THF (Tetrahydrofolate) riboswitch aptamer from an Atribacterota bacterium, 119 nucleotides, folded computationally. The sequence was found by an Rfam model in a public genome assembly. Rfam family: THF (Tetrahydrofolate) riboswitch aptamer. Rfam 15.1 lists 747 matches to the family in 747 species. Its family is annotated with tetrahydrofolate metabolic process in the Gene Ontology. Rfam describes the family as follows. Tetrahydrofolate (THF) riboswitch was first reported for Ames et al. as an RNA motif in 5' untranslated (5'-UTR)regions of folate transport and biosynthesis genes in Firmicutes genomes. Taxonomically the source falls in Atribacterota (Bacteria, Pseudomonadati).
């Protein structure tokens, strides 16, 4: 000193365990800081905070409890039992959410100096 390579933030997909679905969370818009190849400046990329607007998909099954009905006992102001309705409470499947963590793959720094290999 040439050529060529490797790394970040982080985005996608798939799997796996969560949480919502009684609406958090996602996502949008302003303002504010933050990190962002091993280094320095920075970003349209990403995060966080305030605020403000907009906003959704449920549906089965199954257990205990209570109400209602009906039935059988027969007096205890009860007891039993049972369909079907129905009302809290739970659990469990399939959905849905631009849902969260992990993990795997596959892509992933604009200048400069570094770094690996070649010559």
């Nucleotide at each position: 000193g040439u050529c060529a390579g490797a790394g970040u933030a982080g985005a996608u997909g798939g799997c796996c365990u969560g949480c919502g679905u009684u609406a958090a969370g996602u996502g949008u818009u302003a303002g504010a800081g933050a990190a962002u190849g091993g280094g320095a400046c920075g970003u349209u990329g990403u995060c966080u905070c305030u605020a403000a607007a907009c906003g959704a998909a449920a549906g089965g099954a199954u257990u205990a409890a209570g109400g209602u009905u009906u039935u059988c006992u027969a007096u205890a102001g009860g007891g039993a039992a049972a369909u079907u309705c129905u009302u809290u409470a739970g659990u469990c499947c399939u959905g849905c959410g631009g849902u969260a963590g992990g993990u795997c793959a596959u892509c992933g720094c604009g200048u400069c100096c570094g770094c690996u290999g070649c010559u």